RNA sequence: GCCCCUGUAGCUCAACGGAUAGAGCACCACACUCCUAACGUGGAAAUAUAGGUUCAAUUCCUAUCAGGGGCA
Numbered sequence: 001g002c003c004c005c006u007g008u009a010g011c012u013c014a015a016c017g018g019a020u021a022g023a024g025c026a027c028c029a030c031a032c033u034c035c036u037a038a039c040g041u042g043g044a045a046a047u048a049u050a051g052g053u054u055c056a057a058u059u060c061c062u063a064u065c066a067g068g069g070g071c072a
Stems, first nucleotide, its partner, number of pairs: 001071007010025004018055001027043004048064005
């Protein structure tokens, strides 16, 4: 330098172009308990960035950024 893959919650992962973007762990509050843990109830929390296509984009297209891999 060229090509390919990936980027969603604090972490690990889901989500035919159409439902309020979900789950586990973690976190916060409450309840339980002599206390803690576990269990239970509730809560907060995310689509890398900028454009484009579309009635509608996490999903499709382009560029950029970041990470990984291959070739040289």
Molecule: transfer RNA
Organism: bacterium